[in-house]
RNA sequence: GCGCGGGAGAGAGUGGGGUUUCACCCCCGCCGCCGAAGGAGCAACCGCCCCGGAAUCUCUCAGGCACCAGGGACCGCGC
Numbered sequence: 001g002c003g004c005g006g007g008a009g010a011g012a013g014u015g016g017g018g019u020u021u022c023a024c025c026c027c028c029g030c031c032g033c034c035g036a037a038g039g040a041g042c043a044a045c046c047g048c049c050c051c052g053g054a055a056u057c058u059c060u061c062a063g064g065c066a067c068c069a070g071g072g073a074c075c076g077c078g079c
Stems, first nucleotide, its partner, number of pairs: 001079006011031001013030006032065003038061001039059003045053003
């Protein structure tokens, strides 16, 4: 890296419009929130050591916030 399995968090928020029985969904805005794609910051730590690599910590730019779906750090098994 590939395949299979497991895999969390946070508004069914609100106004207008579209559709519509309603919700969901789509567009524009407002407020609240999440961190486990990515990104960024500090730096514990690590190494071939004065130069490098660096997080599950921190920030939320991005992304995400009913179910389903999708994504998903990380873990297990196989190659």